Context: one part of a larger RNA
Molecule: small-subunit ribosomal RNA, central domain
Organism: uncultured prokaryote
RNA sequence: CUGGGCGUAAAGCGUUCGUAGGCGGUUUGUUAAGCAAGAUGUGAAAGCCCCGGGCUUAACCUGGGAAUUGCAUUCGAUACUGCCAGGCUAGAAUGUAGUAGAGGGAAGUGGAAUUCCGGGUGUAGCGGUGAAAUGCGUAGAUAUCCGGAGGAACACCAGUGGCGAAGGCGACUUCCUGGGCCAAUACUGACGCUGAGGUGCGAAAGCGUGGGGAGCAAACAGGAUUAGAUACCCUGGUAGUCCACGCCGUAAACGAUGAGAACUAGAUGUUGGGGGAAUUUGUCCCCUCGGUGUCGCAGCUAACGCGUUAAGUUCUCCGCCUGGGGGGUACGCCGGCAACGGUAAAACUC
Numbered sequence: 001c002u003g004g005g006c007g008u009a010a011a012g013c014g015u016u017c018g019u020a021g022g023c024g025g026u027u028u029g030u031u032a033a034g035c036a037a038g039a040u041g042u043g044a045a046a047g048c049c050c051c052g053g054g055c056u057u058a059a060c061c062u063g064g065g066a067a068u069u070g071c072a073u074u075c076g077a078u079a080c081u082g083c084c085a086g087g088c089u090a091g092a093a094u095g096u097a098g099u100a101g102a103g104g105g106a107a108g109u110g111g112a113a114u115u116c117c118g119g120g121u122g123u124a125g126c127g128g129u130g131a132a133a134u135g136c137g138u139a140g141a142u143a144u145c146c147g148g149a150g151g152a153a154c155a156c157c158a159g160u161g162g163c164g165a166a167g168g169c170g171a172c173u174u175c176c177u178g179g180g181c182c183a184a185u186a187c188u189g190a191c192g193c194u195g196a197g198g199u200g201c202g203a204a205a206g207c208g209u210g211g212g213g214a215g216c217a218a219a220c221a222g223g224a225u226u227a228g229a230u231a232c233c234c235u236g237g238u239a240g241u242c243c244a245c246g247c248c249g250u251a252a253a254c255g256a257u258g259a260g261a262a263c264u265a266g267a268u269g270u271u272g273g274g275g276g277a278a279u280u281u282g283u284c285c286c287c288u289c290g291g292u293g294u295c296g297c298a299g300c301u302a303a304c305g306c307g308u309u310a311a312g313u314u315c316u317c318c319g320c321c322u323g324g325g326g327g328g329u330a331c332g333c334c335g336g337c338a339a340c341g342g343u344a345a346a347a348c349u350c
Base pairs, nucleotide, nucleotide: 004321005320006319007304008303012318014201015200017198021194022193023192025088026087027086028085029084031082033081034080038074039073040072041071042070049065050064051063052062053061054060091191092188094186095185096184098181099180103177104176105175106174107173108172109171110154115149116148117147118146119145120144121143125136126135162169163168206247207246208245209244210243211242215241216240220236221235222234223233258317259316260315261314262313263312266295267294268293269292270291271290272289273288274287275286276285278283299306300305323350324349325348332343333342334341335340
């Protein structure tokens, strides 16, 4: 290289946008670059292969042919691909009318609860556990009522419900703002798909500077348990968790399933639109487009299972895999304040 794969066996980049590149709807014409055909020249000889000849055979020698799959020139062909020119509207985009939503950002507001503080009532316990103890409490706790402070999170609604590319998003109001879906049409006229590099975003933890700090809680201290207990349980408790700005760039970042397009039985729930038929105005039935679930035919699969949201049947583009350990390590390089991240071996060994 050919070939085989990537849900769970090794293997889909965490995710978007997008450069180069690759691929690309329908129709007419031009051209003839690719593709396909003929001719000519060349492709040394020897060797290999085929048919003969010569040494008694063979090895060996020798004659002829074939082959040399290539390159160049020339001639003609035009279905497909390409180039150029002109159309089209089924892909894609835009406008008009609606619509659902925890999509994002900022500001403000609210109630429940925990904790703390002040005051009232009230008295000997409270708390905690398997049982206890540490701890708190006669300097008046726990309980209960009133008032205040502060921080964080938003019960019910809540739903294999919704939105977002992913991470993720949940009290309420206002402002700014992104995307989707549906219906009727109008308009542009292939403007598309993918995407090496690149680029933005990216949970939690962690880092820097400055705030904040109620609850929770690594570390830490004490009490238990135990043979021990650097744990599980209990009482405390600091970073952190929160905010602003700046880094980090990783996760079982999972559907362990890349993106786009087309085709291939259905049944049933739910969600967002649109249309139609009934109607007792409660509603219910049918059709259709978009999402999200369950089951299931064909088919696929090693099996489990997947099954119009494919892991079925095909096409385009990208990423990745090639026995286990060594090792996602060393070295080098790049990035980072650091922690560390990215790229990524070999010896050796089974």